Annotation: This is a predicted structure of a 75-nucleotide RNA (transfer RNA) from an Armatimonadota bacterium.

[in-house]
RNA sequence: GGCCCCAUAGUCCAACGGUUAGGAUGCAGGCCUUUCAAGCCUGAGGCACGGGUUCAACUCCCGUUGGGGCUACCA
Numbered sequence: 001g002g003c004c005c006c007a008u009a010g011u012c013c014a015a016c017g018g019u020u021a022g023g024a025u026g027c028a029g030g031c032c033u034u035u036c037a038a039g040c041c042u043g044a045g046g047c048a049c050g051g052g053u054u055c056a057a058c059u060c061c062c063g064u065u066g067g068g069g070c071u072a073c074c075a
Stems, first nucleotide, its partner, number of pairs: 001071007010025004018055001027043005048064005
């Protein structure tokens, strides 16, 4: 240099192109408890960036950035 894969919340992981992007853990508040832990309820928090296709994009296409892998060249 070429090719392939990946990028969703603090962390981990889901989501046929179509309902308000869901779950676990963590966080905040509440309930329970003599207290703590555990348990239960509620809440906040996310689609790497820029374009394109489409009535509609986390999803498909292109590019960029970051990470990983394979491969070639370079004495």

Annotation: It was read from a public genome assembly. It matches the Rfam family "tRNA". Rfam classes the family as a transfer RNA. The source organism's lineage runs through Bacteria, Bacillati and Armatimonadota.